[in-house]
Notes
A computed fold for a 323-nucleotide RNA from Kosmotoga arenicorallina, annotated as Bacterial RNase P class A. Its Rfam family is "Bacterial RNase P class A". About the family: Ribonuclease P (RNase P) is a ubiquitous endoribonuclease, found in archaea, bacteria and eukarya as well as chloroplasts and mitochondria. NCBI's taxonomy places the organism under Bacteria, Thermotogati, Thermotogae, Kosmotogaceae, Kosmotoga. The RNAcentral record of the sequence draws on MGnify.

């Protein structure tokens, strides 16, 4: 240093919540968190294409899937266990303040070197976070891969490997830094989301829907006015459709959990047997005794899983590292 497990245990009283409805079973986490990313469900939405817009981002593999997990390359820390970071800058554009000659263009020339000059140079000083391969010989007027040797990196050739990439041998080929700058390349994405959705339905309103019959009750309009009549509307009574409280159902047997066995180098997959482990709707799951020496951390389910993160007293176990 890594990896993993455990988060109080029994008994008893008493309380609360679900199922039975019998005296019974069963009831918070390792994060139930943060909602960070991935899915299952559910409901709208969709001919296809292209482009935009977004997200990832070494290589191979697991996964339902992923910004996760495994093993592997290459870089970086660190004595070491071991931890950290990952496409492209030679496609093409942007910018790189002050300083400084000069910041990318196969550039430049403030001091400076050499020279008689015309010119030649880029070593040496200076500046910068960064100065156009570095060191050290030759060699030259005076320089310079101009030429050697080694270092570093490019290009080709060979060989290795599924691939990143690694291993040799040739070649003087050496041309900054930034992509958390537009931008290229590959790769993947409709959109709300359990308050998703479904189903059942008072009361009140709505309906140019049906029916008021045998003596058959009621008001109300219009034919000068009265009375019949017959129409309509109130009304009464069925009914109809959406649909409010209200209810129910999604809701918890599921990518589930243990053991065993095989397969794989690991993630992880298959099988076989086993078990059943909250489901509330203002929302339960706590309180006391007794023993264990002590009972103390972080923190409370609300659709349901995989993942990442953070917070966690205190203990366990393996493995490796310095001293």
């Nucleotide at each position: 240093u890594g990896a993993g497990a455990c988060g109080g245990g029994u008994a008893g009283u008493c309380g609360c919540g679900g199922c039975g409805c019998a005296u019974g079973c069963c009831g918070a986490g390792g994060a139930a968190a943060g909602u960070c990313c991935g899915g299952a469900c559910u409901c709208c939405a969709c001919g296809g294409g292209c482009a935009a817009g977004g997200a990832u981002g070494c290589u191979g593999g697991g996964u339902a899937a992923u910004u996760c997990c495994c093993a592997g390359g290459g870089g970086g820390a660190g004595c070491g266990a071991u931890c950290c970071c990952c496409g492209g800058u030679a496609a093409g554009g942007g910018c790189c303040a002050u300083a400084g000659a000069g910041a990318u263009g196969a550039a430049g020339a403030c001091c400076g070197c050499u020279g008689a000059a015309a010119a030649g140079c880029a070593a040496g000083g200076g500046u910068g976070g960064a100065a156009c391969g570095g060191u050290g010989g030759g060699g030259u007027a005076a320089g310079a891969g101009c030429c050697c040797a080694c270092c570093a990196g490019g290009u080709c050739c060979g060989g290795g490997g599924u691939g990143a990439c690694c291993c040799g041998g040739a070649u003087g080929c050496u041309u900054g830094g930034u992509a958390a700058c537009c931008c290229c390349c590959a790769u993947c994405c409709g959109g709300a989301g359990c308050a998703a959705g479904u189903c059942c339905a008072a009361g009140c309103a709505g309906g140019a829907a049906g029916g008021g019959u045998u003596u058959g009750a009621g008001g109300a309009u219009g034919c000068c006015c009265g009375c019949c009549g017959a129409a309509u509307c109130c009304c009464c009574u069925u009914c109809c459709g959406g649909g409010u409280a209200g209810g129910a159902c999604g809701c918890u047997u599921g990518a589930g959990g243990g053991a065993u066995g095989c397969g794989g180098g690991a993630a992880c997959g298959c099988a076989u047997c086993u078990c059943c482990c909250a489901g509330a709707u203002a929302g339960a799951u706590g309180a006391c005794u007794a023993c264990c020496u002590a009972a103390g951390a972080c923190a409370g389910a609300a659709u349901c899983c995989g993942g990442c993160u953070u917070a966690u007293a205190g203990u366990c176990u393996c493995a490796c590292u310095u001293u």